Predicted 3D model of a 371-nucleotide RNA (Bacterial RNase P class A) from Mucilaginibacter sp. 44-25. Taxonomically the source falls in Mucilaginibacter (Bacteria, Pseudomonadati, Bacteroidota, Sphingobacteriia).
[in-house]
Parts: sequence; structure tokens; C1' cells
RNA sequence: ACUGCAAAACGUUCUAUCGCUUCGGGCUUGUACCGGGGAGGAAAGUCCGGGCAACGCAGAGCAUCCUGCUUCCUAACGGGAAGGCGCCGGCAGCCGGCGACAGCAAGUGCCACAGAGAAUAUACCGCCCGCAAGGGUAAGGGUGAAAACGUGAGGUAAGAGCUCACGGCUUUCCCGGGCGACCGGGAUCGCGGUAAACCUCAGGAGUUGAAAAACCAAAUAGGUUCUGAAAGCGGAGUUGCUCGCUCCCGUGCCCGUAAGGGCCGUCAGAAUGGGUAGGUUGAUAAAGCAUGCUGGUAACAGCAUGAUCAGAUUAAUGAUAGAAAUCUCCGUUAGGAGAUACAGAACCCGGCUUACAGAUUUGCUGCUGUA
Repeated sequence: ACUGCAAAACGUUCUAUCGCUUCGGGCUUGUACCGGGGAGGAAAGUCCGGGCAACGCAGAGCAUCCUGCUUCCUAACGGGAAGGCGCCGGCAGCCGGCGACAGCAAGUGCCACAGAGAAUAUACCGCCCGCAAGGGUAAGGGUGAAAACGUGAGGUAAGAGCUCACGGCUUUCCCGGGCGACCGGGAUCGCGGUAAACCUCAGGAGUUGAAAAACCAAAUAGGUUCUGAAAGCGGAGUUGCUCGCUCCCGUGCCCGUAAGGGCCGUCAGAAUGGGUAGGUUGAUAAAGCAUGCUGGUAACAGCAUGAUCAGAUUAAUGAUAGAAAUCUCCGUUAGGAGAUACAGAACCCGGCUUACAGAUUUGCUGCUGUA
């Protein structure tokens, strides 16, 4: 220099004319004039976390769901930073990548096919003993993802943790280092895998969602029907259930000896019918943005200065022309031609995931050349 992979931030700019929209200004109140602004890094997905709003107030348990190594950051998160451990790649220290990373020594399951046998395992071939029948064995071979920790030596009829040495993993404890996960050393207990298997342990979660909600004006029929209730194991009330708690339920009239019945009304629920569908708020000054300094390995935090940078609601943010910028192709040169991705705010913010022409930066792999 080239190639491949991964990640980060950028991803159009200016002028003129015309047009749309929003905010502000004054005035001659005009579909006028002047000035400021007008779609993203993902606005997408709706996967997470919050702000905010409503459910009259506060709570407990179960169910259901979410998270899962340590420390730190953050309003919080299933997010981010730095580490630890495990696995993978490179010869490897080191570098890079991945991890759905609590527990199988609480219990219950599952491990197809192949194979003799798959966790209370088994003896196919083989080896040893024996005339044979049969007995012993799990070192060697085979099947398999995996054959009951591995290697070596001793021992044995042949063998086996049977014994020993070294090594790996696990249980419990001790010493040293570290905020911690853990690391190093020693002793002890033991030796399939699997929890994106059921489960156990620890921590957490009220629900709904701007079509949430609040207010004003106008109009109609505060219509009609049904059910329940009146002090009880009643009804209603944020969530799937239960409990608790709160609220509501005529000391009405008439008939009747009483049971009970009827009328009017109140509360709750259901159905039906009619009117209106217009305006204002929510709705954009925020855990915000830019620059600088300080602290920190970093994510970030603190301080100072500066600016206000969309607010529509059948929904604006555009069109034309020229130039610039970047890339590709042609050309000796001058220059010419073409292209410029993914995609459009609707309550707001912090993350994650996905889409993307092009160039820039960083790290690593491969390859070539030079020193």
C1' cells in the first nucleotide's frame, strides 16, 4: 500500500425567485408589511426504563411476569463503563471475539439413534482360570456427543483408585492479597451432562395510556324499560383472585290481623333512544443543547459562559435555477457525463434492535514491499 472483519461518529452546503407554516412586532386592520424559526441518526420497530395524567385514600397475601458474576455511572433500565471467570482464534505472553455468567451436593425429569450397557449401568470382541459347564475382569478394541476424572508406575491368574506420584474439577475450612467478583498456597471431601428442562434461591413489578385526561360553550328527552338493594354471607370501588379498608343502601305514603303487596323517590348495574361532535388546555424551557475548565482509566460528574433551535391537528417544513462538496466513468491535458443512500416529527425523554449510497477515524486478520 492492498484485502477482509468489527466498532465509532458524519451522512450534504450556499445564493436568487416563488410558495406553505409557526412565533414576535407595530400599524393604515390588510388573504398587507418587517423580523426570528421550521422533519432524524435512526423520526422506524413498540422491545425495555421513566416523566406526566386518571383511577376517592392507605395496605397484605397468592397467582402471573421480569432480572441474575463484581464494582461503579444513571431519574431508572433487561442500558453503559471498568474488571473477574469460562470458552474460542492466533505459536503464545499478550491481543481480539463470544457468554441467556445464581443453584444439579433440595427434589422430579430428560440424554434420540447406534451400542452389551447411558447414572442404583454393562460385558459384544478381547484378556485370565478351567477338560468342559462355567467363573473372574473392565486395562486394550468397537458403538456413540458422552462409557463413569486423566497420565504414569507398582501390584495381580488377568485387571481395576486396589495402592502410590503428579495433574484437573468439586465440598468444607485455614493463611496471604483485593472494596468485590475472585487470585495464590495448604489441608479435607468427593468425581457424567442438562435449569432459553420443571424447579429452588435472591431481588423487583398496581393498572391503563395522550384515542391518557381536564375545562368551556351550545343543544336535547336530567327520556323509556328491566334487575338488585334497604342493615345483610348486600351492592359498588386502581389489578387476575382473596382478605382488609372506604363509600352507598327512605327511620316516605296506602292496603292488610300478619306474611306480604302497591305507589313515589334514592343508589348501583344493564339495555334502548335522542342531542352535540365546536373551542381551549394537555403540546414543548427539558433528568435538555453548545463551548470551556476541573476531577475520574472510563462510562460520567461538578462549575462557568452562551443561545432558545418545529409545535401542526384532513396535519406545514416545499418547488425551480445556478454554484459548491463527495463519489464513479471517459480524456495526455483542459474538461465532459452521471450519481448522491435509508428514509418524514404528532405527549416528551434515556436506551436497545433494525435499514442505509458514500467518504472519514480506530482496532485486528491475511498478503506484499522497505528499513

Model confidence (mean pLDDT): 75 of 100. It matches the Rfam family "Bacterial RNase P class A". Rfam's curators write: Ribonuclease P (RNase P) is a ubiquitous endoribonuclease, found in archaea, bacteria and eukarya as well as chloroplasts and mitochondria. The family's RNA type in Rfam is ribozyme.